[in-house]
This is a predicted structure of a 1492-nucleotide RNA (small-subunit ribosomal RNA) from a metagenome.
Its Rfam family is "Bacterial small subunit ribosomal RNA".

RNA sequence: AGAGUUUGAUCCUGGCUCAGGACGAACGCUGGCGGCGCGCUUAACACAUGCAAGUCGUACGGGGCUCUUCGGAGUUCAGUGGCGAACGGGUGCGUAACACGUGAGUGACCUGCCCUUGUGCGGGGGAUAACCCGGGGAAACCCGAGCUAAUACCGCAUGUACUCUUUUGGCUUCAUGGUCGGAUGAGGAAAGGUGCUGUAAGGCACCGCGCAGGGAGGGGCUCGCGGCGUAUCAGGUAGUUGGUGAGGUAACGGCUCACCAAGCCGAUGACGCGUAGGGGGUCUGAGAGGAUGGCCCCCCACAUUGGGACUGAGAUACGGCCCAGACUCCUACGGGAGGCAGCAGUGGGGAAUCUUGCGCAAUGGCCGAAAGGCUGACGCAGCGACGCCGCGUGCGGGAUGAAGCUUUUCGGAGUGUAAACCGCUGUCGGGUGGGACGAAGGUCCCGAGUAGGAAAUGACUUGGGGAUGACGGUACCACCAAAGGAAGCACCGGCUAACUUCGUGCUAGCAGCCGCGGUAAUACGAAGGGUGCAAGCGUUGUUCGGAAUUAUUGGGCGUAAAGCGCACGUAGGCGGCUGUGUAAGUCUCACUGUGAAAGUCCGGGGCUCAACCUCGGGAUUGCAGGGGAUACUGCACGGCUCGAGACAAGUAGAGGUUGGUAGAAUUCCGGGUGUAGCGGUGGAAUGCGUAGAGAUCCGGAGGAAUACCAGAGGCGAAGGCGGCCAACUGGGCUUGUUCUGACGCUGAGGUGCGAAAGCGUGGGGAGCGAACAGGAUUAGAUACCCUGGUAGUCCACGCCGUAAACGAUGUACACUGGACCGGUGCGAUUUUGACGUUGUAUCGGUCGUAGUAAAAACGAUAAGUGUACCGCCUGGGGAGUACGGUCGCAAGGCUAAAACUCAAAUGAAUUGACGGGGGCUCACACAAGCGGUGGAGCAUGUUGCUUAAUUCGAGGCAACGCGAAGAACCUUACCUGGAUUUGACAUGCUUGGAUCAACUCUAUGAAAGUAGAGCCACAGUCGCAAGACCGGAACAAGCACAGGUGCUGCAUGGCUGUCGUCGGCUCGUGCUGUGAAGUGUCGGGUUAAGUCCCUUAACGAGCGCAACCCCUGUCGUUAGUUGCUCGGCGAAAGCCAGUACUCUAGCGAGACUGCCGUCGUCAAGACGGAGGAAGGUGGGGAUGACGUCAAGUCCUCAUGGCCCUUACAUCCAGGGCUGCAAACGUGCUACAAUGGUGCGUACAAAGCGAUGCAAGGCCGCAAGGCGGAGCAAAUCGCAAAAAACGCACCCCAGUUCGGAUUGCAGGCUGCAACUCGCCUGCAUGAAGUCGGAAUCGCUAGUAAUCGCGGAUCAGCUACGCCGCGGUGAAUGUGUUCCUGAGCCUCGUACACACCGCCCGUCAUGUCAUGGGAGCCGGGAGUGCCCGAAGCCGCCACAUUUCAGUGGUGUCUACGGCAAGAUCGGUGACUGGGACGAAGUCGUAACAAGGUA
Repeated sequence: AGAGUUUGAUCCUGGCUCAGGACGAACGCUGGCGGCGCGCUUAACACAUGCAAGUCGUACGGGGCUCUUCGGAGUUCAGUGGCGAACGGGUGCGUAACACGUGAGUGACCUGCCCUUGUGCGGGGGAUAACCCGGGGAAACCCGAGCUAAUACCGCAUGUACUCUUUUGGCUUCAUGGUCGGAUGAGGAAAGGUGCUGUAAGGCACCGCGCAGGGAGGGGCUCGCGGCGUAUCAGGUAGUUGGUGAGGUAACGGCUCACCAAGCCGAUGACGCGUAGGGGGUCUGAGAGGAUGGCCCCCCACAUUGGGACUGAGAUACGGCCCAGACUCCUACGGGAGGCAGCAGUGGGGAAUCUUGCGCAAUGGCCGAAAGGCUGACGCAGCGACGCCGCGUGCGGGAUGAAGCUUUUCGGAGUGUAAACCGCUGUCGGGUGGGACGAAGGUCCCGAGUAGGAAAUGACUUGGGGAUGACGGUACCACCAAAGGAAGCACCGGCUAACUUCGUGCUAGCAGCCGCGGUAAUACGAAGGGUGCAAGCGUUGUUCGGAAUUAUUGGGCGUAAAGCGCACGUAGGCGGCUGUGUAAGUCUCACUGUGAAAGUCCGGGGCUCAACCUCGGGAUUGCAGGGGAUACUGCACGGCUCGAGACAAGUAGAGGUUGGUAGAAUUCCGGGUGUAGCGGUGGAAUGCGUAGAGAUCCGGAGGAAUACCAGAGGCGAAGGCGGCCAACUGGGCUUGUUCUGACGCUGAGGUGCGAAAGCGUGGGGAGCGAACAGGAUUAGAUACCCUGGUAGUCCACGCCGUAAACGAUGUACACUGGACCGGUGCGAUUUUGACGUUGUAUCGGUCGUAGUAAAAACGAUAAGUGUACCGCCUGGGGAGUACGGUCGCAAGGCUAAAACUCAAAUGAAUUGACGGGGGCUCACACAAGCGGUGGAGCAUGUUGCUUAAUUCGAGGCAACGCGAAGAACCUUACCUGGAUUUGACAUGCUUGGAUCAACUCUAUGAAAGUAGAGCCACAGUCGCAAGACCGGAACAAGCACAGGUGCUGCAUGGCUGUCGUCGGCUCGUGCUGUGAAGUGUCGGGUUAAGUCCCUUAACGAGCGCAACCCCUGUCGUUAGUUGCUCGGCGAAAGCCAGUACUCUAGCGAGACUGCCGUCGUCAAGACGGAGGAAGGUGGGGAUGACGUCAAGUCCUCAUGGCCCUUACAUCCAGGGCUGCAAACGUGCUACAAUGGUGCGUACAAAGCGAUGCAAGGCCGCAAGGCGGAGCAAAUCGCAAAAAACGCACCCCAGUUCGGAUUGCAGGCUGCAACUCGCCUGCAUGAAGUCGGAAUCGCUAGUAAUCGCGGAUCAGCUACGCCGCGGUGAAUGUGUUCCUGAGCCUCGUACACACCGCCCGUCAUGUCAUGGGAGCCGGGAGUGCCCGAAGCCGCCACAUUUCAGUGGUGUCUACGGCAAGAUCGGUGACUGGGACGAAGUCGUAACAAGGUA
């Protein structure tokens, strides 16, 4: 310090999310030790039990016990009395307040104990508890009679000081005052105890008591300033605000009361409501800020709830009292008792928070003369990883890189020096032993000294000694043993450090955001490995940060959210030049006080370090006071003219209001002429018209609006304003040596104006025209179109108050290069004048520099640079909605949320794609033609159906005579049945042994197979031989493996189709742009072409185009067999001869817009012409850019993964792929006379041939058979070309057309033609007479038509496919339309890209919410009733005194009644809203979205 996420990509805006820190935490997994801290955030819920405040016998009387020298002493206890119990400890309910913080004030106050100063303590009195006696009660406790003491209680005396009354003088301050004096009158005190000494009286010492002054510390009260949410709380207030008087208090004060006045507070937020203890501080942050207030410290408030006083120095009192309420407990039912928000502890609530511990040894508190007592304050220990800090779980060596596990391309790699193993050490834990600091003071014992005193005790100073530890079996130290007891958690797709395998298969699951998972998941689960932190690690929650995402520091508002519709103006804010004064703001100072301590920071010190503790400093940015400065701002008083205004003279204008008036047009009415239609539309119809329309002419009525002028023109604040004339009236501008003298700008509230529609009342109503009616359109058409038509539109008056009220741009002022156009003034020049030229001011516009901006754009009329003021914004939706308030007659307006939900929504620009957008251009795309398909029969393919199986694939174009260039078996993948299991096929290993295999044969069987018999081999070595050994191959058994046309073409390679033989697709460098991108490739011409030329911030280049290649068309040349034949011979075949021609096949030539003319930019090129076999690419082919379609193919082949393995493999027989109500595609043959049939006669090209082609010959009607010459082929054969031509018949018919179907008889191939082949002959002779809607091909040697060949192949379903030649047209020279395509451009809410996107109702489920007859509850207030305790007042009783008792009055808690307001819960029903993989209906929006 940033990152992820909107898009195909980009920039911006903008939200969401993450990385960091923190915590009184909780939860999950795990857990060795220690130190220091912390530990009910929830129910201020209820509490069993124990403890938390007592002490003093040196204040007093008395009881018990012990001792006794009998005098008494000691000890202990209830009571009287004193002090304390108002501290300490807990909690945060209440409280928005002088409660807190800070700084002041008190001239308006109090203060026990403590310190200090002065002074005093004389003399009396009467009671009472305890105790004793009696009584009541269950108890708590109470009553009566009697005795007694005090430092208890009460008078009296003294009292210069003190208080008060009256009065008087001096000094002084900040107002009421302060202080020092004088005079007069009045009032008011006290208590003793102990020790020592003394014969005694007494004295001394200590403690105590009274009065008075001062101090310290503590408190009361008052004031300035500061710190919260809400205006959907705008008015509040009756002791309220002030005064006079009185009362009350320690004290001021409406604190209380009587009377008087009517004030007081409030947009600088009163009042109300909600929430909340405040601060020092804590967390975070660079800071400014934001959040927070647990532990510790200070203050406040509270003590079961509410009220009240008493005592006291102090309380309205946590462990006191009285009353009322709720609750709990005891009870003999009559009455009583209680208050853990003290420490422990219990229940409950909750995600959640500890021991019913030890000790007063230390620190502190209360009491006491003291010893000492008490102390859940405190000191310690226990529990809890809750936090912070520290330590450990070992260290060194150790490779054959062990085993195991994981992975693998099978070679290896990883875990990994990790382990084992060797050596070493001993922290922590364990054991044994030792062992502190914290302890000093006080007291006691033994001494010394000082002052005082007659002396002694005592007081003070000081030396020595004894005793005192909860923690504590402590810390710490030493020794002993042994690596022995001590590591987990989260994560590994990006953000974000860390990757593989398996499992799963939109399942299970993950997820902070984006998002993963639908069979190859680094994202789920597991494992191996890795990364991070570590006695912890993660998760959840909260908070700050990042977030400049509330912006003071430090944001914005034309289009992203955001300028009020416009003006006037109040408060407020801001304000021209200049002078003097002042010093409020502002600035300054070693200035003064304060800003508690702790904490943070810096520097030291102490625990071995650290955390922790401790000392010093700094800081505490603040507040208050004092001295000084005076530039700026303020304030006061002057001056000025440039801001503003006034005045005068001019000037343009649809500025406004009112009244009048004019012509054209529409409609209606009357009349004339006139006849059958008019009107309307895409086309129609409704409508009008023979009762006379429409058309036309004349006359009249009425309402509304003002053609031309008219303009980017003018005026107005905006809305808005348009014939002409008049009246009244607002503003602007120009000119001026005039005047005033800052009078100004903005403007929260407020006020006014404010299009259209709408509302009220009354008029008016020609045209137009919501609603409505009819006619059309349509699937529907509550629309668009048409015919009508009511409100309304118009006028007057009154409402409404909103608009895309827009320049989507608040108002005002100033400054900042230019160019051009227009309106209106005033000048200058020229001139008689007009025009022109020119200057200046103002208004309206266009372009553009700098600059700004996300960009597009803006650019002196700023969106530039500044100033002042106002308004507004803070993700999208919910929603400008609900509730509340307010305005309105209503419609509705203004103000204005939340729950819930999404991770986006938006702006500008870019590239594509698309458009029922535009322009240009092309194509058998259309048009013009020729021939077909669709109808028939048959063939073939497909769908569907059927089936045991009818194997599989292909599906718009771009599947369907397609894979298949050959399904009877085979093929074959399918079905049925029968068999085999290392296998039909490949490689390797182990074992076996000559048995086996091969070969021959037998049985069985449909075959495959099964069972069996015979045979018993080969090479080498040794050996005479028999034979032995060894080896190879084969075989058998077994193991690895084979095999799969099984799945996935959406895991793939390769190949292919298609857009499309369309002309496009890109790159380098440069340049432009923040960028995506653009430029180049656009523009003007031209071309078949991104072909070429010109222009040009582009210059070049690549893949495509073209050319190079093949065939064909002309010529030349070379060559001449098997070809050819000008010549000769022959009956012919052929021979001789020749190489001219044809032909064959090599090499060349030829065509390039080269030449001429015209046009064109002196271009590219186009048109025409010449020559030429061929002319502008001569014709045809091969050749297919970047890419698109997850296009096709796992069944050609290859291949990842998955699946089967006595089967999804393999073999065999038979069947099926040929099955047939139906539908579609592609073809063949036809329907006939341009024909059919018969006879005769011509002319090709390209191919093929040895398991072959086969001549001539013979047989057969024919298919074919017999036979076989020749030919591996320019030689021989297939081979006849057919249309054509000639002659003849047929005569328009279901025919001499057509040939389906069927019967019979044959032929051929082949193991085999039944399912299921082809061919021949004879016979049979179906449909069909040119084909609906629709649709296909073709632009020249083309269409059409005619035949020939070949591949596959035993044969064939071929009418298919691929080639070959023969005959050989018609039409178009155009681009309006249909289809497709290319380029440029416009729009876009599309980018899976229009087969896109997307809206609303309805249906269904879930969720939150508004209304709602009501119902229920809460807190607060008002009025009335009742009125406890208690203070105060009054009365009475009683009393020696102090006290007391009873009654009564005001106030008043609780309670009750009443009417409202307010908040919340619930509620039949109801309203809309949000969300939810595949519901319904339509098609509203995005393109001109099909009606912008």
Source information
Its mean pLDDT, the model's own confidence on a scale to 100, is 84. The sequence is in RNAcentral, with records from SILVA.